[in-house]
């Protein structure tokens, strides 16, 4: 330079164009215990890497571009 491939709550991943964006772990409060652990209830955190487009309707589709990784010259 050109081609892939990834980016979703702190972490780790799900998610036909149409739900209130789920799921584990971590956090938090409570039950249970003599106490901690384990276990059960609940609860608090994301607007989907950025913009513009397409469409009634985008996390999902196009396009640029930013950040991680690979390919080949």
């Nucleotide at each position: 330079a050109u081609c892939c491939c990834u980016g979703u709550g702190g972490c780790g991943c799900a998610g036909c164009g149409g739900a209130u964006a789920g799921c584990g772990c971590a956090c938090u409060g409570g039950a249970c215990u003599u106490g901690u652990a384990a276990u059960c209830c609940a609860g608090a955190g994301g607007c989907c890497g950025u913009g513009c487009g397409u469409u009634c309707g985008a996390a999902u589709u196009g396009c640029a571009c930013c950040a991680g990784g690979g390919a080949u010259a």

This is a predicted structure of a 73-nucleotide RNA (transfer RNA) from Octopus sinensis.
The coordinates come from a structure-prediction model, not an experiment, and the mean pLDDT is 82.
Taxonomically the source falls in Octopus (Eukaryota, Bilateria, Octopoda, Octopodidae).
RNAcentral holds the sequence, with entries from Ensembl Metazoa and Rfam.
Rfam family: tRNA. It is annotated as a transfer RNA.